[in-house]
Molecule: SAM riboswitch aptamer (S box leader)
Organism: Fictibacillus phosphorivorans
């Protein structure tokens, strides 16, 4: 980097350093920011993987599924739904794809596996 699967309306500091930017990309919105952005450290949240316990399935064995608690292991995350809209469809609506709602897709993020 590519592919597969799962998840994405919950949760997380009034701390230190730092100094002007930030909210993935493009466009349009709308926001956050010197009552201090990014980044780093500490702290916290969650519980995907691993580990643990129980039940069940399969069984020569390795194993598989579900549930549960924990969190000292590997990640991840800590404004706003993935901040919202961009594509397609449905319903309602408008002079008007004008506006609203819902569903799906695409894109993206994270985890696990494969190449």
């Nucleotide at each position: 980097c590519u592919c597969u699967u799962a998840u994405c309306c919950a949760g997380a500091g009034a701390g230190g350093c730092g100094g002007a930017g930030g909210g993935a990309c493009u466009a349009g919105g709308c926001c956050c920011g010197a009552u201090g952005a990014a980044g780093c450290c500490c702290g916290g949240c969650a519980a995907c993987c691993a580990a643990c316990a129980a039940a069940c399935c399969a069984c020569a064995a390795u194993g598989g599924u579900u549930u549960g608690g924990a969190a000292a292991g590997g990640u991840g995350c800590c404004a706003a739904u993935u901040c919202c809209u961009a594509c397609a469809g449905a319903u309602c609506u408008u002079u008007a794809u004008u506006g609203a709602u819902c569903u799906g897709a695409a894109a993206g993020a994270u985890a696990a596996g494969a190449g």